This is a predicted structure of a 73-nucleotide RNA (transfer RNA) from an uncultured Lachnospiraceae bacterium.
The sequence was found in a public genome assembly.
Its Rfam family is "tRNA". From the family's description: Transfer RNA (tRNA) molecules are approximately 80 nucleotides in length.
[in-house]
RNA sequence: GCUGACAUGGCACAGGUGGUAGUGCACAUCAUUGGUAAUGAUGAGGUCCCGGGUCCGAGUCCCGGUGUCAGCU
Repeated sequence: GCUGACAUGGCACAGGUGGUAGUGCACAUCAUUGGUAAUGAUGAGGUCCCGGGUCCGAGUCCCGGUGUCAGCU
C1' cells in the first nucleotide's frame, strides 16, 4: 500500500425484511437474615465511533473519515 471484519450503558454482547434501543454481569434502593453471602422485587445509567446522504422514519441502507483486529504484498 491492498482486502476483509468489527465499533451499541461501567464490562461482555444481542438487535430478523428500516418502524418504541435490549440481555447478562456490575451498580443503587427495598424485602428476606441475628449479621453477611445467596435469592427475590424495583430502579438508575446510551447523541448506537465521527461527519454527510437516502427515506415519512436509519443502530440497521449508501458515501467519506477515525480506531482496533486479521489476511495479502